This is a predicted structure of a 1500-nucleotide RNA (small-subunit ribosomal RNA) from uncultured Azoarcus sp. Its Rfam family is "Bacterial small subunit ribosomal RNA". Rfam links the family to the GO terms structural constituent of ribosome and ribosome.
RNA sequence: GAGUUUGAUCCUGGCUCAGAUUGAACGCUGGCGGCAGGCCUAACACAUGCAAGUCGAGCGGCAGCGGGGGGUGCUUGCACCCCGCCGGCGAGCGGCGGACGGGUGAGUAACGCAUAGGAAUCUGCCCGGUAGUGGGGGAUAACCUGGGGAAACCCAGGCUAAUACCGCAUACGUCCUACGGGAGAAAGCGGGGGCUCUUCGGACCUCGCGCUAUCGGAUGAGCCUAUGUCGGAUUAGCUGGUUGGUGAGGUAACGGCUCACCAAGGCAACGAUGCAUAGCCGACCUGAGAGGGUGAUCGGCCACACUGGGACUGAGACACGGCCCAGACUCCUACGGGAGGCAGCAGUAGGGAAUCUUCCGCAAUGGACGAAAGUCUGACGGAGCAACGCCGCGUGAGUGAUGAAGGCUUUCGGGUCGUAAAACUCUGUUGUUAGGGAAGAACAAGUACGAGAGUAACUGCUCGUACCUUGACGGUACCUAACCAGAAAGCCACGGCUAACUACGUGCCAGCAGCCGCGGUAAUACGUAGGUGGCAAGCGUUAUCCGGAAUUAUUGGGCGUAAAGCGCUCGUAGGCGGUUUGUCGCGUCUGCUGUGAAAGCCCGGGGCUCAACCCCGGGUCUGCAGUGGGUACGGGCAGACUAGAGUGCAGUAGGGGAGACUGGAAUUCCUGGUGUAGCGGUGAAAUGCGCAGAUAUCAGGAGGAACACCGAUGGCGAAGGCAGCCCCCUGGGCCUGUACUGACGCUCAUGCACGAAAGCGUGGGGAGCAAACAGGAUUAGAUACCCUGGUAGUCCACGCCCUAAACGAUGUCGACUAGUUGUUCGGUGCAGCAAUGCGCUGGGUAACGCAGCUAACGCGUGAAGUCGACCGCCUGGGGAGUACGGCCGCAAGGUUAAAACUCAAAGGAAUUGACGGGGACCCGCACAAGCGGUGGAUGAUGUGGAUUAAUUCGAUGCAACGCGAAAAACCUUACCUACCCUUGACAUGCCAGGAACCUUGCUGAGAGGCGAGGGUGCCUUCGGGAGCCUGGACACAGGUGCUGCAUGGCUGUCGUCAGCUCGUGUCGUGAGAUGUUGGGUUAAGUCCCGCAACGAGCGCAACCCUUGUCACUAGUUGCCAUCAUUUGGUUGGGCACUCUAGUGAGACUGCCGGUGACAAACCGGAGGAAGGUGGGGAUGACGUCAAGUCCUCAUGGCCCUUAUGGGUAGGGCUUCACACGUCAUACAAUGGUCGGUACAGAGGGUUGCCAAGCCGCGAGGUGGAGCCAAUCCCACAAAGCCGAUCGUAGUCCGGAUCGUAGUCUGCAACUCGACUACGUGAAGUCGGAAUCGCUAGUAAUCGCAGAUCAGCAUGCUGCGGUGAAUACGUUCCCGGGUCUUAUACACACCGCCCGUCACACCAUGGGAGUGGGUUUCACCAGAAGUAGGUAGCUUAACCUUCGGGAGGGCGCUUACCACGGUGAGAUUCAUGACUGGGGUGAAGUCGUAACAAGGUAACC
Repeated sequence: GAGUUUGAUCCUGGCUCAGAUUGAACGCUGGCGGCAGGCCUAACACAUGCAAGUCGAGCGGCAGCGGGGGGUGCUUGCACCCCGCCGGCGAGCGGCGGACGGGUGAGUAACGCAUAGGAAUCUGCCCGGUAGUGGGGGAUAACCUGGGGAAACCCAGGCUAAUACCGCAUACGUCCUACGGGAGAAAGCGGGGGCUCUUCGGACCUCGCGCUAUCGGAUGAGCCUAUGUCGGAUUAGCUGGUUGGUGAGGUAACGGCUCACCAAGGCAACGAUGCAUAGCCGACCUGAGAGGGUGAUCGGCCACACUGGGACUGAGACACGGCCCAGACUCCUACGGGAGGCAGCAGUAGGGAAUCUUCCGCAAUGGACGAAAGUCUGACGGAGCAACGCCGCGUGAGUGAUGAAGGCUUUCGGGUCGUAAAACUCUGUUGUUAGGGAAGAACAAGUACGAGAGUAACUGCUCGUACCUUGACGGUACCUAACCAGAAAGCCACGGCUAACUACGUGCCAGCAGCCGCGGUAAUACGUAGGUGGCAAGCGUUAUCCGGAAUUAUUGGGCGUAAAGCGCUCGUAGGCGGUUUGUCGCGUCUGCUGUGAAAGCCCGGGGCUCAACCCCGGGUCUGCAGUGGGUACGGGCAGACUAGAGUGCAGUAGGGGAGACUGGAAUUCCUGGUGUAGCGGUGAAAUGCGCAGAUAUCAGGAGGAACACCGAUGGCGAAGGCAGCCCCCUGGGCCUGUACUGACGCUCAUGCACGAAAGCGUGGGGAGCAAACAGGAUUAGAUACCCUGGUAGUCCACGCCCUAAACGAUGUCGACUAGUUGUUCGGUGCAGCAAUGCGCUGGGUAACGCAGCUAACGCGUGAAGUCGACCGCCUGGGGAGUACGGCCGCAAGGUUAAAACUCAAAGGAAUUGACGGGGACCCGCACAAGCGGUGGAUGAUGUGGAUUAAUUCGAUGCAACGCGAAAAACCUUACCUACCCUUGACAUGCCAGGAACCUUGCUGAGAGGCGAGGGUGCCUUCGGGAGCCUGGACACAGGUGCUGCAUGGCUGUCGUCAGCUCGUGUCGUGAGAUGUUGGGUUAAGUCCCGCAACGAGCGCAACCCUUGUCACUAGUUGCCAUCAUUUGGUUGGGCACUCUAGUGAGACUGCCGGUGACAAACCGGAGGAAGGUGGGGAUGACGUCAAGUCCUCAUGGCCCUUAUGGGUAGGGCUUCACACGUCAUACAAUGGUCGGUACAGAGGGUUGCCAAGCCGCGAGGUGGAGCCAAUCCCACAAAGCCGAUCGUAGUCCGGAUCGUAGUCUGCAACUCGACUACGUGAAGUCGGAAUCGCUAGUAAUCGCAGAUCAGCAUGCUGCGGUGAAUACGUUCCCGGGUCUUAUACACACCGCCCGUCACACCAUGGGAGUGGGUUUCACCAGAAGUAGGUAGCUUAACCUUCGGGAGGGCGCUUACCACGGUGAGAUUCAUGACUGGGGUGAAGUCGUAACAAGGUAACC
């Protein structure tokens, strides 16, 4: 920086990602080289080899090897034996070294480490100085002999040497001392040699090495101190040699290091003690830094060496490749006893995700020994293995478009892989082969020469020069030549974060996933392919750490509502602290000095062809210490001051606290009176009380609790809290002036006190109220809400409890920063007689508000502003304020306070919607007021269901159900059965043939199959062409198959509701708001006014059609007043009227009055055919419902292709126990039937409407005139009106059903048409709960026409006739609109969501216990060893008076102590029948607690 909480927004906040890193591991892949690193786990166990020896110039010697000499067997020659004579040397004595080097990190929270210091020490080898190195003695290994043992090894006797051991002498210096003195050393070896001496060995001299004593240095080591060094307080007290002293012992050295005695100390909240974890550092990783994490390799220190203990030797060890003991383990054994220790280098087993060769060499560097040569050296130098890391190189380069083939894709045109390939040209790094070929080597030794010190002199020693000689790596690096593009590219990703996209497969499957999340038939997210992106001999994944994370915030966060102010005061430690003077110089600032190892890091150079890497120089190492200086500020000390704080004196308000007394009203109860039938209670009731006299009312009495009015946004108190009146005691506040003290202050961990209500204990009290409980209601239930009762309790005293939404959700104190308005308590000025008013000022308490702050809401001198001081608290949600442990409590419980596990959120504020059994306003046949229905009957029709071979499909709350369908007998038809066809019934293209076409036979249910005959057309540029038919092959056709949740189009619905938006501006961090809200008004976001808005668009309205009036024009098929004619507007005539159909007029709140705000508008009126949109229609905003339709049509994708296509016949869509919707007809007298009679409108008509006439009871038949229609026909309208009859009945109502006989249409009425006649005459007597339509020419009622159609109408669409009732009103039901409000809803209340129960899984608490680990205390025990004691045994050097002694050794014993044992605790881990809650899980069960007034406001 990004992703992720939301519909969207801002904030808070967690989770996740992009970076870097690694001793890594795993998956796929793998050409070369350089440099580095390579058991992080079992400090598990180890086979085998090697890793520490060396010195013969310390010694005695001679086992083996080589040489020499001698001897024997004897043939040149070979074999054997002897001689340490020589080179040398096994074993041994002796010296030095095995305390270094190498490994590991178990232990250790410590003077272990780091930094800086210190004093009481030792130091082999090395360096420098001084002084010495004289003279003796006794042993012992090796060796030999004997013995024991399986072995390891041991014992006894005998011989022998030394630079081994021990005395003596000497003592410059050294040590001790009582200051008189005393003590204590040594070793020789090698080279050379003139004089002198000689036992001929040498002495002696000299040189070198060594030895002794001592002083000093260097190096190394030991000790002490200050500071720093992880976690948790659910570890708070620890300590007996403990702390100190005196004395002694001990040590190299100080010291309780040890012991005796004395004192009672020492450590700890600045974290002792205990527990857990851990080697520390230089450094390494990360980070801008501060920090955080790490402590592999390299370097410094420490610790350890199978586990535990112990000492010896030594300069140095309590000793990795030494010793002793104990233990575990392994091995050998003759069972008696022995041996061993890879955390050295390789290597093995095991563990594990995981870590190498049983390699070469001492050539170099370094180490041990040695005079040296040299020997030893798994230190080291190299090589090997593995991409484990870093760095470098390569896998080719140039040209090359018919953009080849092929793959993928496609809209079929193409696109892409792609200059990529091929092809041509070139190069040769690496590779292969061959040839050449460094550096790492400096030495030392030897030889020769020169110089120096020393000597009588030389060798020798030291230094220099020359010569000679030494390479594991190594068939090296490097160079040259030849050869061939030849041998060398993968991995991951491609939804967003995050660079990179398509196709196919799959179909919530398989799978992916770091987070968000993908997958349920069109997946850029799974799998594969093509393509693309990234990195590249690697690439991904997993793991670790830092970063991002300001997400522990010192730098650098917060706490009103997001997590977070302790309920509140007092106050200890601590932190912080007013003015001024002096002083100190602790903090602080500055200079210098020392140190801060090297390596690393950074900078500059240099060397490997570059780089990594290496070398050199510089810087850094921010630190610590010492020292000099400065003194403002902080601090210490001393002094002064008064502004902070406090005290006295004058006033003052108050439900502040405690105690005691007292008052009236009211409730209840008791007594008595009056009085009679109810009272009480509720939404309605009931339980309850009452004729044994209630309620009501009057009088009297009892008792307890609480104090109406005043009363308030008011007062007091630290908070909790405090209220009748009076009295006593008492705390605090405020104000004025003055005096005094002189910083006495602020805050406050731990601590002490207070602390509502409920609750607990003891004893009282008990009127009312009232958990629990009982009863009555309510309810599906009602362990509730409501009602009637009612006990604890509420009250008092004393003692506990200690928690609250203990809230201003705001810690305390101080300073500063605009104002305005109330109110309370003081002081004061002015005015007023006073009440009081107007000012100023101090303290409190409220409401607004500027700046500022805040995520916003809001806060705003009483801050949440700007600062200071101190305390408390927070760090995602859940688990959980829970478990365990501790403390407190009588108990209830409180306080302190986790983890496992789980989720990707949880949350705050605000916004827009939606919703509310929230509010306000308004509308609608929404209710109400009315009229008529439905729901009951029969029938019709549609649907569900059932049935079926099929009962084709769709439509499903309103907004499916007389719907698609404005007509299912066949057809339709999509369904079923059977039979047929396969380029197809239909389209385009190709080829061949034929005109097309007409007539006709047989067969079959038909489709079809097999035939026969006739017929030769049209145009022409003469090439041919157009149309049609038949046959053939292939592209293709075809599909009412699927997906309306892939779509277009069309449609329904909210709703003809009045809304829905935009531009610019303004406000807001933003989502958004404003406009569109408000006041009026309207049918209307209609209009007016106002207004940070001003305008605009889609809607509303109007424009359109129709109807209502009139005028004009035009009169045929229309009309007929006047005239004729006929009684048929028939004809003449006319066009006045009606009417027709074209054009106009008319209505606009225009006029008057009133209301209103002088507006808009409303009310009333006039005129008018019509009056306030006149009636009706068409017209349907942004959008909602993944609404409906793939079966109207179109269309993506998928599917079928001798079938899911096409044809035919028959059947089905018409089935029927049942349920629902919509209708028709009725139940009758406002009626039925019969007879007579009157008046429409709008339509339709040539495969049609069909007149008159005739026939039939009738449906109808016959007939044929007229009409292409203002002419003719359908066509008699019916209700109505006038008469007659029926008389309340299952009827003269009703007509279903059934029988018979017919008519019509049609190829055909069986399944399955309509109608007619006769007969039959069912249910039904007005319909339960519920429910529908309608506000005027409407409802109701009456008929007529049309579309579809061969026929079929109770349906649908139209038409006219007759023609009402009612609307007080908006409380309620339903729907809608506007504003507002709450919200935990946003899939939006058909929402969200809680708890028990049941099931599965997970982690966890308790748990009779059980099994381990660690540890404490007490006791037993006591190996090896050291120290002390002892005199049983023993003893070379020295002393001796020769008896012995000194000294030593063995043994015994005491003390200390490891292992071990017993008992009692503490703590921790694991496990445990059963059990508690918790978490998670798909659609389980029961209810409905919360979110809206959530239906009883919620919460603590």